A computed fold for a 110-nucleotide RNA from an Acidobacteriota bacterium, annotated as SAM riboswitch aptamer (S box leader). The source organism's lineage runs through Bacteria, Pseudomonadati and Acidobacteriota.
[in-house]
RNA sequence: GCGAUAUUGAGAAAGGUGGAGGGACGGGCCCUGUGAAACCUUGGCAACCUGCCUGGAGCGAUCCGGCGCGUGGUGCCAAAUCCUGCCGGCGGUCGCCGGAGAGAUACCGA
Numbered sequence: 001g002c003g004a005u006a007u008u009g010a011g012a013a014a015g016g017u018g019g020a021g022g023g024a025c026g027g028g029c030c031c032u033g034u035g036a037a038a039c040c041u042u043g044g045c046a047a048c049c050u051g052c053c054u055g056g057a058g059c060g061a062u063c064c065g066g067c068g069c070g071u072g073g074u075g076c077c078a079a080a081u082c083c084u085g086c087c088g089g090c091g092g093u094c095g096c097c098g099g100a101g102a103g104a105u106a107c108c109g110a
Base pairs, nucleotide, nucleotide: 002109003108005106006105007104008103013042014041015040016039017038021031022030023029025085026084027083028082043077044076045075048073049072051067052066053065055064056063057062081102086099087098088097089096090095091094
C1' cells in the first nucleotide's frame, strides 16, 4: 500500500529545540513571528486491542455483556473529520435534512 469490520457533533496542553508554514486533497474558511511544521521532555484525554469479572451463549472456532481497568500496545490533545465536494428530498440562491464517497483511528486478514 490492499481487503473486511467498528467508530468518527464528546474529551484532553505546558515547557525546550526550531524558524515558516499548517489545518489529508480541490474549493471555502481559519490557525500561525503574541512563533507554523518537525523533534524532545513532562502532563493529560479516550477506551480499539490487552487486563479483570470462578461474567453470559456456543461442542468449538468465536460471539455478547460489564468494569471506579488504565498494567501493557496503539491513537489523540484549535474549530463537528473546521465546512464542503457526489446523489436524493424540502423550502427557494442560499439554507436544512438523509444517504453515499473520501479521510482518520483501531483491530483482523491476504